[in-house]
This is a predicted structure of a 248-nucleotide part of an RNA (large-subunit ribosomal RNA, domain VI) from a Pseudomonadota bacterium. Taxonomically the source falls in Pseudomonadota (Bacteria, Pseudomonadati).

Context: one part of a larger RNA
RNA sequence: CGUUGAGUUUUGAGGGGAGUCUUACCUAGUACGAGAGGACCGGUAAGAACCGAUCUCUGGUGUACCAGUUGUUCCGCCAGGAGCAUCGCUGGGUAGCUAUGUCGGGAAUGGAUAAGAGCUGAAAGCAUCUAAGCUCGAAGCCAACCCCAAGAUAAGAACUCUUAGUUUCCUCAGAGAUGAUGAGGUUGAUAGGGUGCAGGUGGAAGCUCUGUAAAGAGUUAAGCCGAGCACUACUAAUAAAACGAUCA
Repeated sequence: CGUUGAGUUUUGAGGGGAGUCUUACCUAGUACGAGAGGACCGGUAAGAACCGAUCUCUGGUGUACCAGUUGUUCCGCCAGGAGCAUCGCUGGGUAGCUAUGUCGGGAAUGGAUAAGAGCUGAAAGCAUCUAAGCUCGAAGCCAACCCCAAGAUAAGAACUCUUAGUUUCCUCAGAGAUGAUGAGGUUGAUAGGGUGCAGGUGGAAGCUCUGUAAAGAGUUAAGCCGAGCACUACUAAUAAAACGAUCA
């Protein structure tokens, strides 16, 4: 830009992906074989690598969470803190992300076939799977499974609406380089804040007591707490404008 208004839901021409393998057991120590050995067919189970999804568990990360701790500077001193030193170092760790964690997949089935196996059968009184005709036969082909898909310009369909709808602008995240997508914009839980909970750290400061003191104990499962869950309009989503087809 087109698809001659818009919203929602779709059809599927066409395209892409997947397609793998091993071992053990049963059948059965059976068929076969003098023995040694040892099946077809059929049925189960476990696994490898690969692929997809996912974070309940096991872990990793987690420079805006908690604690401990070294040196030094500063807050007048103590106490308590802050800055810097790789996030100073060390021990943990929520959300998110993640694999080595968890879950799932390859299939079954149908159709047409290849090599091949055949039936009937002439040319050629016989024979012959082939010349006419017919039946089978692969991890392969076409479907089936998963994904994309109407720029499929032959531009499809259904339903609903018809000053419908969309956008600018603003609050944002299950989205993200920017556009876009999605959730919202007071008829509101969209983000922040607040409250509660989950979860993390692990017992705050101050005070009291014990001890000469270092320190310990009590108050106290304390204090602090990023992203999680729920509730709550306290704050901010104000106000407005633009585009817009048919009918009328």